[in-house]
């Protein structure tokens, strides 16, 4: 240099155009317990990597730019 892929809360992850973006784990509350844990209810926490397009609408299509991974050379 080329080619394929990937990028979503602190962390791991689901969702393949349609109105509040899933789940788990994390933190915090509150029940329980002498008290911690564990369960078990309730919350916090997300510019969906950036810029642009195309659509009545885009995490999701389409270009580019970044990064990280595999495979050519």
């Nucleotide at each position: 240099g080329g080619u394929u892929g990937c990028u979503u809360a602190g962390u791991c992850u689901a969702g393949u155009g349609g109105u509040u973006a899933u789940g788990a784990u994390u933190u915090c509350u509150g029940u329980c317990u002498u008290a911690c844990a564990c369960a078990c209810a309730g919350a916090a926490g997300g510019u969906c990597g950036c810029c642009a397009g195309u659509u009545c609408g885009a995490u999701c299509c389409u270009g580019g730019c970044a990064g990280c991974a595999a495979c050519c050379a």

Notes:
This is a predicted structure of a 73-nucleotide RNA (transfer RNA) from Punctularia strigosozonata HHB-11173 SS5. RNAcentral holds the sequence, with entries from Rfam. Taxonomically the source falls in Punctularia strigosozonata (Eukaryota, Basidiomycota, Punctulariaceae, Punctularia). Its Rfam family is "tRNA". The coordinates come from a structure-prediction model, not an experiment, and the mean pLDDT is 83.